[in-house]
């Protein structure tokens, strides 16, 4: 230098153009003498970042950024 793929919540990961989730974690609270387990409730994302498509983009298309992988 070329090619292919990831980026949404604290971590690990769903999401089909039409209100962004799920576990785990975290905060309260119920339960115990008290902790653990369990139960309810909650917080916590302008979805890596710029344009472009569209009535409407997390999804589509372009660049750019950071990471892995494979050629050279």
């Nucleotide at each position: 230098g070329g090619g292919c793929g990831a980026u949404u919540a604290g971590c690990u990961c769903a999401g089909g153009g039409g209100u962004a989730g799920a576990g785990c974690g975290c905060u309260g609270c119920c339960u115990u003498c008290a902790c653990a387990c369990g139960g309810c409730a909650g917080a916590g994302g302008c979805c890596a970042u710029u344009g472009g498509u569209u009535c409407g983009a997390g999804a589509c298309c372009a660049g750019u950024a950071u990471c892995g992988c494979c050629c050279a």

This is a predicted structure of a 72-nucleotide RNA (transfer RNA) from a Deltaproteobacteria bacterium. Model confidence (mean pLDDT): 84 of 100. The sequence was found in a public genome assembly.